Large-subunit ribosomal RNA, domain IV from Candidatus Woesearchaeota archaeon UBA153, 331 nucleotides, folded computationally.
Rfam family: Bacterial large subunit ribosomal RNA. Its family is annotated with structural constituent of ribosome and ribosome in the Gene Ontology.
Context: one part of a larger RNA
């Protein structure tokens, strides 16, 4: 120096990208618990008080013995429960074991899965919801076939894919892309037939005609999409109104400087001494949005963030101390 570890006055996060890592708390009993809530939790909330040994007396149970009036009584053992008198020690869950707490917000509803050796998460699943295809020799999977699976099930069943608990809700838009139906008619290959260069070939032409595709409809919890200019109200300022081009259709409800907002350290308020921070409004949403879900939401989480209380060598500012490992000097 480094590594494992012990204490530390006053101070108490001033330290740092953050309290990271350290202290704190701890078990059992009694007391006693707010807001919030899906009345089930939260919650061991919180936050107090006990906790060791001796003696008395108490309670509960078991058991032996004993008493001439026993559904009873008394005495020992032993179990156990509560008082309250005294005893020691600093200190009795005395070692070991053994939750720090509280409070916003985001995300994920939860328990569960996950990158074997950089990532345990908000990813992935999940229950519920919702679309499709499937009536059994199904339909989907496997395989060249034969056959097998799902299943000796049978739509309260099976495969597919979308959302992801629960509340409360899912708006317009079929013009494009798909996909489903339908189609009097057009369109459309070969084989076929039938005609041809006098005859064969080998060409030419003409009919007939599947699937498709035109054509005509459905369908967005299918892929996916949801506008621009102008004027206008007796301060101003805004625009419930009105023109106007335009789309398939012009964003509805809800949310909103957000895990989405550039410009942005927006504005206001709260929190501090001071905050690009966090919360809680506000909307001008560069570029929010409704099962590519939208918004609440109690419980849950080695998720992310942001306060406060305890608590501390993180730190003001270092020190000593027990162990070990190399290094220097010297023998």
């Nucleotide at each position: 120096u480094c590594c494992g570890g012990u204490u530390a006055a006053g101070g108490g996060a001033a330290c740092u990208c953050g309290g990271c890592a350290u202290a704190u708390u701890a078990g059992c009993c009694c007391c006693g618990u707010g807001c919030c809530u899906u009345c089930g939790g939260c919650a061991u909330a919180a936050g107090g008080g006990g906790u060791c040994c001796c003696u008395a007396u108490u309670u509960u149970c078991g058991u032996a013995c004993u008493c001439g009036u026993a559904u009873g009584g008394g005495u020992g053992c032993g179990u156990u429960u509560g008082u309250a008198g005294g005893g020691c020690g600093c200190a009795g869950u005395g070692a070991c074991u053994c939750g720090g707490g509280a409070g916003g917000u985001c995300c994920g509803a939860c328990u569960g899965u996950u990158u074997a050796a950089c990532a345990a998460a908000a990813a992935c699943g999940u229950a519920a919801c919702c679309a499709a295809c499937u009536g059994c020799u199904a339909g989907c999977c496997u395989g060249g076939a034969a056959a097998g699976g799902u299943g000796c099930g049978u739509a309260u069943a099976g495969u597919u894919g979308g959302u992801g608990a629960c509340g409360u809700c899912u708006g317009c838009c079929c013009a494009g892309u798909g996909u489903c139906a339908g189609u009097a008619c057009c369109u459309a290959a070969a084989a076929c037939u039938c005609c041809u260069u006098u005859u064969c070939a080998a060409g030419g032409g003409a009919g007939c005609u599947a699937a498709g595709g035109g054509c005509u409809g459905g369908u967005a919890a299918a892929c996916g999409g949801c506008g621009g200019g102008a004027g206008u109200a007796a301060c101003u300022a805004u625009a419930a109104c009105u023109c106007u081009c335009u789309u398939a259709a012009g964003g509805u409800a809800g949310c909103g400087a957000a895990a989405u907002g550039c410009c942005u350290u927006g504005c206001c308020g709260u929190u501090u001494g001071a905050u690009u921070g966090a919360c809680g409004g506000c909307c001008u949403g560069c570029a929010u949005g409704a099962a590519u879900g939208g918004c609440g939401c109690a419980a849950c989480g080695a998720g992310a963030u942001c306060u406060c209380c305890a608590c501390u060598g993180u730190c003001c500012c270092u020190a000593a101390c027990c162990g070990g490992a190399a290094c220097c000097c010297u023998c």

The full RNA is in RNAcentral, with records from SILVA.